[in-house]
RNA sequence: GUCCCUAUAGCUCAAUGGAUAGAGCGCAGCCCUCCGAAGGCUGAAAUCGAGGUUCGAGUCCUCGUAGGGACG
Numbered sequence: 001g002u003c004c005c006u007a008u009a010g011c012u013c014a015a016u017g018g019a020u021a022g023a024g025c026g027c028a029g030c031c032c033u034c035c036g037a038a039g040g041c042u043g044a045a046a047u048c049g050a051g052g053u054u055c056g057a058g059u060c061c062u063c064g065u066a067g068g069g070a071c072g
Stems, first nucleotide, its partner, number of pairs: 001071007010025004018055001027043005048064005
């Protein structure tokens, strides 16, 4: 330099172009307990950035950014 893949919650992952973007672990509160752990209930928390297509975009297209890989 050319090409390919990936980017969603603190972490690991889901989500056919259409409902309030879900789950596990973690975190906070409450219950339970003598206190914790375990268990139960509740809650906070996310679509890498900018444009475009579309009635509607996490999803499709373009350009960037970051990470990984192949070739030279």

The RNA shown here (transfer RNA) has 72 nucleotides and comes from a Candidatus Sungiibacteriota bacterium. Its Rfam family is "tRNA". Its mean pLDDT, the model's own confidence on a scale to 100, is 82. Lineage of the source: Bacteria > Bacteria candidate phyla > Candidatus Sungiibacteriota.